[in-house]
Molecule: transfer RNA
Organism: Candidatus Woesearchaeota archaeon
């Protein structure tokens, strides 16, 4: 320098352009409990950044930033 791949809750992952972005896990509360652990029920948090396309964008296109990979 070229080129794939990838970027979502504190961490791991889901999500054909369309219903409140979903699970599990931690974390807050409450049932149970002689404590405490397990168990169940409840809450709160999330689309890397700018821009285009669309009646609508995590999702497509385009640029930037980062990560890993191959090439050179």
């Nucleotide at each position: 320098g070229c080129g794939g791949u990838c970027g979502u809750a504190g961490u791991g992952a889901a999500a054909u352009g369309g219903u409140u972005a979903u699970c599990a896990u931690a974390g807050g509360a409450g049932a149970c409990u002689g404590u405490g652990g397990a168990u169940c029920u409840c809450c709160a948090g999330u689309u890397u950044c700018g821009g285009g396309u669309u009646c609508a964008a995590u999702u497509c296109c385009c640029g930037g930033c980062g990560a890993c990979c191959g090439c050179c």